[in-house]
RNA sequence: GUCCCCAUCGUCUAGCGGCCUAGGACCCCACCCUUUCAAGGUGGUAACACGGAUUCGAAUUCCGUUGGGGAUA
Numbered sequence: 001g002u003c004c005c006c007a008u009c010g011u012c013u014a015g016c017g018g019c020c021u022a023g024g025a026c027c028c029c030a031c032c033c034u035u036u037c038a039a040g041g042u043g044g045u046a047a048c049a050c051g052g053a054u055u056c057g058a059a060u061u062c063c064g065u066u067g068g069g070g071a072u073a
Stems, first nucleotide, its partner, number of pairs: 001072007010026004018056001028044005049065005
C1' cells in the first nucleotide's frame, strides 16, 4: 500500500428496517430484610464511535472518517 473483520450502559453482551423514548447479567446507588455484615428481595442511574446517504421509518442497509484486530508483499 491492498484486502477482510469489529465498534451498543463503568464491564460483558442481546437486538430479522416498525413490537426499541434499546433488553439482560455483573458493578454502582437507594430502600426492605438482619443486632451488624454477607446472602436474598424491590426499585433506580447508565449506552448505539463520528459525519453523510437511502427509506414513510435506521442500532440494523449503503458511503466516508476515526479507533482496534487480522491477512498479504

Predicted 3D model of a 73-nucleotide RNA (transfer RNA) from Propionibacterium ruminifibrarum. Lineage of the source: Bacteria > Bacillati > Actinomycetota > Propionibacteriaceae > Propionibacterium. Rfam family: tRNA. The family's RNA type in Rfam is transfer RNA.